[in-house]
RNA sequence: GUUGAUAAAGGCAAACUAUCCGAAAGGAUAGGACGCAAAGCCACAGGUCUAAGGCAAUUACCAUGGCUAAGACGGCUGAGCUGCCGACU
Repeated sequence: GUUGAUAAAGGCAAACUAUCCGAAAGGAUAGGACGCAAAGCCACAGGUCUAAGGCAAUUACCAUGGCUAAGACGGCUGAGCUGCCGACU
């Protein structure tokens, strides 16, 4: 530098359950393992999700759609940063 084996030291932990936080998406901790060679970090680009609040529509009332500031997802993809073990060179 290239690469990821039916190897190996070790690592992470989906769904689900409990408790807590949040309006929600979702998050934290514990249990639990579907998977992962970056399933380590990062919302920069794309993408997806939420919409208490705001705007607008509708509406006698109750209420119901739409758009959105903003928020969330790194276990959706790309960019950037970092890194273990092995194989080959």
Molecule: c-di-GMP-I-GGC riboswitch aptamer
Organism: Candidatus Immundihabitans aquiphilus